[in-house]
RNA sequence: GCAUCAAGAGUGGAGCUGACGCUCCCGCCAACCUGCCCACCCGGGCAAGGUGGCGCCCCGCAAGGGGGAUGCGGCCGAGUCCCGGCAACAAAACGGG
Repeated sequence: GCAUCAAGAGUGGAGCUGACGCUCCCGCCAACCUGCCCACCCGGGCAAGGUGGCGCCCCGCAAGGGGGAUGCGGCCGAGUCCCGGCAACAAAACGGG
């Protein structure tokens, strides 16, 4: 700087703390990035890799405003950039150009 904050998903287990709360494990949710579903593009899809979440807050009658949050792949090669390399499911649905 751009996008989103609609919807969705935990009365789980363990530890720490005076408390607020924090950490770990397990489970679940979600297409933001990568990858895949078709050789390419667009739309759509798949929780595989990388993140994130499982109660956003305040003001306003409302429109809206303010604050805050998340994403804009990961790993290795000592190293930001460059360059080279590595992994990404037995899942998925295709439609248009």